[in-house]
RNA sequence: UUUUUUGAGAGUUUGAUCCUGGCUCAGGAUAAACGCUGGCGGAGUGCCUUAAGCAUGCAAGUGGAAUGGAGUUUUUGAGGCCGCAAGGCUUUGGGAACACCAUCGCAGACGGGUGAGAAAUACAUAGGAAUCUACCUUUUGGUGGGGAAUAACUCGGCGAAAGCCGGGCUAAUACCGCAUAAGUCCUCACGGGGAAAGGCCUUAACCGGCCGCCGAAAGAGGAGCCUAUGUCCUAUCAGCUAGUUGGUGGGGUAAAAGCCUACCAAGGCGAUGACGGGUAGCUGGACUGAGAGGUCGGUCAGCCACAAUAGCACUGAGACACGGGCUAUACAUCUACGGAUGGCAGCAACUGGGAAUAUUGCGCAAUGGGCGAAAGCCUGACGCAGCGACUCCGCGUGAGGGAUGAAGGUCUUUGGAUCGUAAACCUCUUUUGAUCUCCCAUAUGGGGGAUAGAAUAAGCACCUGCUAACCACGUGCCAGCAGCCGCGGUAAUACGUGGGGUGCGAGCGUUAUCCGGAUUUAUUGGGCGUAAAGAGUUCGUAGGCGUUUUGUUAAGUUUUGUUUGAAAGACCGAGGCUUAACCUCGGAACCGGACGAAAUACUAGCAGAAUCGAGUUGGUCAGGGGGUACUGGAACUGACAGUGUAGCAGUGAAAUGCGUUGAUAUUGUCAGGAACACCGAGGGCGAAGGCAGGUACCUGGGACCACACUGACGCUGAGGAACGAAAGCUAGGGGAGCGAAAGGGAUUAGAGACCCCUGUAGUCCUAGCCGUAAACAAUGUGCGCUUGAUCCUUGUUCUUGGCGCAAGCUUAGAGUGGGGGUCGGAGCUAACGCAUGAAGCGCACCGCCUGGGGAGUACGACCGCAAGGUUAAAACUCAAAGGAAUUGACGGGGAAGUGCACAACCAGGGGAGCAUGUGGUUCAAUUCGAUACUAAGCGAAAGACCUUACCCAGAUUUGACAUACUAGAGUUCUACCUCAUGGAAACAUGAGGGAGUCCGCAAGGAGGCUAGCACAGCUGCUGCAUGGCUGUCGUCAGCUCGUGCCGUGGGGUGUCUACUUAAGUGUAGAAACGAGCGCAACCCUUAUUCUGUGUUCAAUAGUCACAGGAAACUGCCUUGUUAUUUACAGGGAGGAAGGAGGGGAUGACGUCAAGUCAGCAUGGCGCUUAUAUCUGGGGCCACACACAUCCUACAAUGGGGAGUAACAGAGGGUUGCCAAGCCGCAAGGCGGAGCUAAUCCCACCAAACCUCCCCCCAGUUCAGAUUGAGGGCUGAAAUUCGUCCUCAUGAAGCCGGACUUGGUAGUAAUCGCGGAUCAGAAGGCCGCGGUGAAUACGUUCUCACUUCUUGUACACACCGCCCAUCAAGCCAGCAAAGUCGGCAGUACCUGAAAUUCCGGGUUUCCCGGGGCAAGGGUAAGGUCGGCGAUGAGGGCUAAGUUGUAACAAGGUAUCCCUAGCCGAAGCUGGGGAUGGAUCACCUCCUUU
Repeated sequence: UUUUUUGAGAGUUUGAUCCUGGCUCAGGAUAAACGCUGGCGGAGUGCCUUAAGCAUGCAAGUGGAAUGGAGUUUUUGAGGCCGCAAGGCUUUGGGAACACCAUCGCAGACGGGUGAGAAAUACAUAGGAAUCUACCUUUUGGUGGGGAAUAACUCGGCGAAAGCCGGGCUAAUACCGCAUAAGUCCUCACGGGGAAAGGCCUUAACCGGCCGCCGAAAGAGGAGCCUAUGUCCUAUCAGCUAGUUGGUGGGGUAAAAGCCUACCAAGGCGAUGACGGGUAGCUGGACUGAGAGGUCGGUCAGCCACAAUAGCACUGAGACACGGGCUAUACAUCUACGGAUGGCAGCAACUGGGAAUAUUGCGCAAUGGGCGAAAGCCUGACGCAGCGACUCCGCGUGAGGGAUGAAGGUCUUUGGAUCGUAAACCUCUUUUGAUCUCCCAUAUGGGGGAUAGAAUAAGCACCUGCUAACCACGUGCCAGCAGCCGCGGUAAUACGUGGGGUGCGAGCGUUAUCCGGAUUUAUUGGGCGUAAAGAGUUCGUAGGCGUUUUGUUAAGUUUUGUUUGAAAGACCGAGGCUUAACCUCGGAACCGGACGAAAUACUAGCAGAAUCGAGUUGGUCAGGGGGUACUGGAACUGACAGUGUAGCAGUGAAAUGCGUUGAUAUUGUCAGGAACACCGAGGGCGAAGGCAGGUACCUGGGACCACACUGACGCUGAGGAACGAAAGCUAGGGGAGCGAAAGGGAUUAGAGACCCCUGUAGUCCUAGCCGUAAACAAUGUGCGCUUGAUCCUUGUUCUUGGCGCAAGCUUAGAGUGGGGGUCGGAGCUAACGCAUGAAGCGCACCGCCUGGGGAGUACGACCGCAAGGUUAAAACUCAAAGGAAUUGACGGGGAAGUGCACAACCAGGGGAGCAUGUGGUUCAAUUCGAUACUAAGCGAAAGACCUUACCCAGAUUUGACAUACUAGAGUUCUACCUCAUGGAAACAUGAGGGAGUCCGCAAGGAGGCUAGCACAGCUGCUGCAUGGCUGUCGUCAGCUCGUGCCGUGGGGUGUCUACUUAAGUGUAGAAACGAGCGCAACCCUUAUUCUGUGUUCAAUAGUCACAGGAAACUGCCUUGUUAUUUACAGGGAGGAAGGAGGGGAUGACGUCAAGUCAGCAUGGCGCUUAUAUCUGGGGCCACACACAUCCUACAAUGGGGAGUAACAGAGGGUUGCCAAGCCGCAAGGCGGAGCUAAUCCCACCAAACCUCCCCCCAGUUCAGAUUGAGGGCUGAAAUUCGUCCUCAUGAAGCCGGACUUGGUAGUAAUCGCGGAUCAGAAGGCCGCGGUGAAUACGUUCUCACUUCUUGUACACACCGCCCAUCAAGCCAGCAAAGUCGGCAGUACCUGAAAUUCCGGGUUUCCCGGGGCAAGGGUAAGGUCGGCGAUGAGGGCUAAGUUGUAACAAGGUAUCCCUAGCCGAAGCUGGGGAUGGAUCACCUCCUUU
């Protein structure tokens, strides 16, 4: 300087996080189709499916200037006959035109169609040599002279037809000789072979011209052949090949060649993928993509292949020929049954198939082609038109003004908002369309002008997130939606409709397919410790990669030149259609190939040198390295014998078992097999698996020292080979112990298990298989580099101490190598973690991965005696599966701590009777709610009526109650009152009486009544729509925030640790420092006291009451412990009180969709002559039963009687408390004083207590239920259904099973008193005082809670999650007796046409035979596919069955390989792993 101008993400796994990883979406495209809709024009494009079948028409003819003929018309010449003539008939010759039959020439091999086949006889690119070429162009030479036929035609014959045969005539640019000929062909180089055609014009005729013909050479274009490179998937296709590979002779072709043939040789191809199978026309290019790539090959262009299927040749320059021929086959048509005919993958059209693809159109005017001298003829090539929104492009459906923001729709908080300047209305314009007209062109068209008129013209999809756009109604897990996540179970922005909005627009959506996003196959550009992924280990072949140095070559590499890379397309720049799409022109590009030239750094080849990699040698060293043989002691079991007697063994506890035929125990002797205590250790060796008593022999590897030798000999390693725990298999031994299977005993709901007693294979040896493991460090091998600390082991050098005469042994240290560990820095990592033995930084090579399940399975192949191993899919199904870490929750995990939690003690409940509540049952109704702890003497501090909500019956309807409006009435009327009738009442009907108001001067206002209209009303539903309030964890000590710091993040830290506390109370430490809600304190009460005031009491004082103060804080002393802190413990002083003095109120963040719509409030829904309101009666009080909470008892610590004026506190009282006195046995009555209360009353002697007497252990002088009789009180009312008194009656019950409740001091226990509710009605509730204990060693256990830690597959959080069989339904695949079909071959038989060879003949042909050979048949196989009774497994499916295998130590730790067994998960044996919790020990690290 030039060129290049270009890369976006999101949703979804979780309670949350990071990562891995799949699925899905947004973009572009299409020969498209479907749904809804549809105005115009231009340019393109249109059977992708059955290379299925095709009626009809057309698509290849042309030349008379190559030739013969005969016909029609016409023209013309010459004759003959007839006729007066006009003319007619006839013979013959020439010309013109038209259509025809033939010969001949050229064309028909092009143009047009299709993509079946073909994975190389193809295509693309670049080359090559052994060839041909009609028409065309150029050059050169020639074109002389003869001959014999034949079609048409005519005659005859056969046949239904198609057509065929025979006799006869004839022409040529048709056919055949002769001559001549070259620079042509053959050749032994002598020689030989070897061509032609004329026609037209002109001329009187030659001459001449034009078109032809023949030979030769060349060109252009075309065609054939050969080579190299490239061109899909599959190894579950690994070996293929006999003309196969090569040679020689011969044949053959236009031409090279096994192209063909005879003989000879035995080659050729292949893991760089031969052979086989599947799929496919190839390319220029098209789509997409930042690119690299990926996918595609329709239209246009180049090439190939094919023409119903298959074979074959003929003609020809060219074909093995789409609209030519022969044959076979299938199909179709005609037939007189003998035969014959046909080929739309040409253009239209038709049938069929299909989601789906057009007119039986016009014209040769243009472009191009064939023939012709030309005119011209032919041309479904082509040019045009028609149909289709199929695609691309352009235009339009009006423009400007217009606010009563109209009507109407929708929504609404009822005010309004929105559709919306949108419409109406006014002004203007006329593209397109309609009508008329002019000019040019003309098969089809193009352009101009005029007239009327906003006229003729808008839809589709979407609106939860991704993703732009929201409301109402309807529906109620239904109907439906959905690309993914997902929406819908009564307030759905997700379904349907409406309104509104968003996007695109003559289109818009959906479906299908491709690329993209997807770095999700990663060359650019990924990974493998735990997510998917390192082979169990080693050796080693091919291959890949490879130390230093010199020279050379120039293959890779770099530079440069030439040539090619068709056109079209894409890009850039111009131009033409009004613009664009589209078209035309020019340029660059085509990133590629080939052939030259140059360079030599690197790689490579060749030659030479080197030593550091690697190896060799010498010496030394450690070691459970391997193999063989021999050998030892302890223990165990058995046998024999002795001693000895009743048990032994076993377990959580037992039993089976052994034992009086003498076990166990103990002693001695003998036998047998297996394993090797101590040493012994995260110590050693080995490639891994693995290896342990001792000795001997054989043998492999390693380390160090020396630095002598070789001289890159190296690293890795696809295939391959060897080794390879345990179990298992085969054969033979052996067999003590242990011990799958099996048997028995237990446990258990069951127990095919865990536990126990027996016990076979096996475990051991020899020989041979198997070849797998959590074969693990879940980490391939080798090499190099990169801060440290520390320990162990094994060499070597030096120093030092000790012993020894010495050799040497040994202690300690320093240096230098090899090996084994631990911890940590940088760095890496998703994190955990790794960290000089890397998971860091690099290099080389190999193996492996690509969502989960199906499945390491099926089929096939290989290996194995078998078990089985190795290799290894698909259909189908899901939107996840997974890793690491976080916070919780949980654990039949751990640690610490607390609590009337347990323990200790006291008194109870559970048994009885009764009371109350609940369940259940019953009922017309037994109203409703609460119903684990946290319902059940609860809502209810009080159901005879009322309450009351329930039931029965009777009534009322603007209502029992509120507000607003309209109308009316006012002395004939109304409120209100009274009466009568009916009635159970409410109420209904009727009669009578009857105020008529208040304020204001007035206007008017307020109030009452009646009717109407709005509305009232509802204890109707939803506490899972809500507010408020409440319970519970829990008066537990927790729950959080700001800033900072740590972490990618969720989060952590703070809030942890030690000590301490009732306490997250406090102190100290610490990346934390502070703060908030809780704790504590402040409040009330009580215990002491002071001051003040004071009604009552007779009373100063005192007691008492009220108000306000004081007082307690471990403050003081002492001792001990702890860390000289903080605090705890013991004691003391003082004090009324001592360590929070006692009690109360006070309830953090939150949990339980906890409770309450019936206390109240309230959204939505429901009822409105009833689900509202009123009245009477009934019910809530029922009663085989079960539960909860009380009361009273069972008696002598008692009961009864009498006595003692024994001693309280706190309350209440005017619709009230009620004194004295009198009456009654009593409940109570009469009575009426006092009291609005420190005054009076309830209320008395409160009771237990104390004293005396009786009772004497019994169903009693205990206990009092139940029942009878008679009374009292309250109240309209006491029957259902109140309470009290008296007399009588006198039930169960003699201390309560499992289990369970309360209480730690003025407490439990015991005793009475008061109050609320209330007309009356406590055994309940709330309070009050009197008397007044026992016990706590302590935290092992139960329950609950707190903190820390650990595991987790849980997060609806263990009431979790989850596995397998069985049962039901559905789905796809596998196997399967068989059956049906496709494909490619093999062997044999048969064998058309054609060609070729041989022979013969009547020889331009025919006959016979042979070869080749399509097709057909037979046979045995291969391979692929369809169907298939049934079988085995798999997947999926709201609420099925059986168990509970896994996740916590999951209740027997789990898992891997292997073997046996069992309904199922599974269990057991052997070996292995930690991806096991807990405790103890050991080792190591850090610090002192």
Molecule: small-subunit ribosomal RNA
Organism: Candidatus Amesbacteria bacterium